[in-house]
Context: one part of a larger RNA
RNA sequence: AACGCUGGCGGCGUGCCUAACACAUGCAAGUCGAACGGAGAUGUUUUGAAAGCUUGCUGAUAAGCAUCUUAGUGGCGCACGGGUGAGUAACACGUGGGCAACCUGCCCGGAAGUCUGGGAUAACAGUGCGAAAGUACUGCUAAUACCGGAUACCUUCACGAAGCUGCCUAGCUUUGUGAAGAAAGAUUAAUUGCUUCCGGAUGGGCUCGCGUCCCAUUAGCUAGUUGGUGAGGUAACGGCUCACCAAGGCGACGAUGGGUAGCUGGUCUGAGAGGACGAUCAGCCACACUGGAACUGAGACACGGUCCAGACUCCUACGGGAGGCAGCAGUGGGGAAUCUUGCGCAAUGGGCGAAAGCCUGACGCAGCAACGCCGCGUGAAUGAUGAAGGCCUUCGGGUCGUAAAGUUCUGUCAGGGGGGACGAUAAUGACGGUACCCCCGGAGGAAGCCCCGGCUAACUACGUGCCAGCAGCCGCGGUAAUACGUAGGGGGCGAGCGUUGUCC
Repeated sequence: AACGCUGGCGGCGUGCCUAACACAUGCAAGUCGAACGGAGAUGUUUUGAAAGCUUGCUGAUAAGCAUCUUAGUGGCGCACGGGUGAGUAACACGUGGGCAACCUGCCCGGAAGUCUGGGAUAACAGUGCGAAAGUACUGCUAAUACCGGAUACCUUCACGAAGCUGCCUAGCUUUGUGAAGAAAGAUUAAUUGCUUCCGGAUGGGCUCGCGUCCCAUUAGCUAGUUGGUGAGGUAACGGCUCACCAAGGCGACGAUGGGUAGCUGGUCUGAGAGGACGAUCAGCCACACUGGAACUGAGACACGGUCCAGACUCCUACGGGAGGCAGCAGUGGGGAAUCUUGCGCAAUGGGCGAAAGCCUGACGCAGCAACGCCGCGUGAAUGAUGAAGGCCUUCGGGUCGUAAAGUUCUGUCAGGGGGGACGAUAAUGACGGUACCCCCGGAGGAAGCCCCGGCUAACUACGUGCCAGCAGCCGCGGUAAUACGUAGGGGGCGAGCGUUGUCC
């Protein structure tokens, strides 16, 4: 953990180990109007047509301003957080090194700059196609979207010079010549962005030593294979890829093959050595219907992105389309077996934003389950005509047994009433009128399970008669059974008890 019987309360934890089986429904990633042009709404100022009449009012329309909302372009995020353990025996993980072979958005420090032009395009309008998903053409428009030109403290590249250092290839500093390389604005005028470069921080990439299950009833394995030259590719080294050349490389110190398995901090056990395991929590890895691929981007070969193929499901007007819970709940199925289609962003943390704020099934809480651990209660004292009753009996009595009743008390928990937090030092509390405190009443609402032949603690009676049954082992039962069944009594543990499984 499950099952059987039983079940009062609280705190803290834990809860699909099986089908990485299939999923209805809702939610789980958005945000910025202080980047941009529109559209809409409201208010206000001006204009004042037609018409009405109380002849100076109502008022369509147009223009301006302000506020709000937002589909679209654009920016950032969506590579985090959350899930799962399928695959993987591997530099995957652990530990210790290396990169003179590397990258790093946002953040921090420093230096320099932010000049001048251009053409589009969504939205929108119009016309179409389509059942839908969606899509085509024409016309208009903006930007922190896109593209030129200028400038260059600086950076990169090419060719040189000098110095210092070193781990082989070399690295660093200074310097000469040439070539190439930037930018974007917004605002409430306090700011904040943008570009180039240097350094830092953080995060990653690569690489190496050592460690990391079983089978030899797996003994040979290997052609991009091993190395070289050159080229391509990458952020970067490298057969990473390709052309050519050589014939190497691995292996009883177990290659190759097969089986099994995510790894670790740790957990359980044990005096330890060790053995077993890897739930929850934390770090790393891998995966996201199955297989493959790239795009965008600082970062992905991307769970809720794209494309192709496949299986499956759904919609269809049969032409064609849509989908992916191993996110949180929940459903079916499988199974011995594992929860609510809850509340809240109040806290912590994250994304965006100047901010207000918005989003957040991360998270905080609540619900269900004795699933585990821990704590508490189910009363206390007194009470002998040893009551009644049950059971046993040698019929005298013994025992249940101070047990009950009775008397005197107490008030934990539960119940009712009142007050009422910390968590947030201004505002803001889902939890929650919760925890906690006070009062009230009254023993009232709260005990079971297993065992009693030996091991092993606890014995009699009746029933049964190798039957019915028990059983962990030995073994009980065939007419006096402490071993089966029931009863009385007793023993053990106690909101649990027993059984089964598994580990030490």
About this RNA: Small-subunit ribosomal RNA, 5' domain from an uncultured bacterium, 504 nucleotides, folded computationally.